[in-house]
RNA sequence: GCCGAGAAAGGGCAAACCUGCUCGAAAGUCAGGGGCGCAAAGUUUCCGGUCUAAAGGGUUUUCCCCCAGGAUGGCGAGACUGCCGAG
Numbered sequence: 001g002c003c004g005a006g007a008a009a010g011g012g013c014a015a016a017c018c019u020g021c022u023c024g025a026a027a028g029u030c031a032g033g034g035g036c037g038c039a040a041a042g043u044u045u046c047c048g049g050u051c052u053a054a055a056g057g058g059u060u061u062u063c064c065c066c067c068a069g070g071a072u073g074g075c076g077a078g079a080c081u082g083c084c085g086a087g
Stems, first nucleotide, its partner, number of pairs: 006084001012038002017033004023028001036074001042080003047076002049072003056066003
């Protein structure tokens, strides 16, 4: 110097919940507080799952049903990248 498991150390992220003239039709997002947890809980919707259904379609035209191009990267998985480094 390289590989390396995931001990330690230094740190990182941030669940539920609360607040908000943050955005959104909603799911959810954003900001602040908060910390459940996470060795990739870093980035990325290519593949699948799940959630929502505005517009669109169906309809018995109130309701209801279908539908993702919306959302979820802390659902799985793929790709790319990263700190330290005992045995």
A computed fold for an 87-nucleotide RNA from a Pseudomonadota bacterium, annotated as c-di-GMP-I riboswitch aptamer. The organism belongs to Pseudomonadota, within Bacteria. It matches the Rfam family "c-di-GMP-I riboswitch aptamer". About the family: GEMM was predicted in a large-scale screen for bacterial structured RNA regulatory elements. Of the family's consensus pairs, 95% are formed in the model. The sequence was found by an Rfam model in a public genome assembly.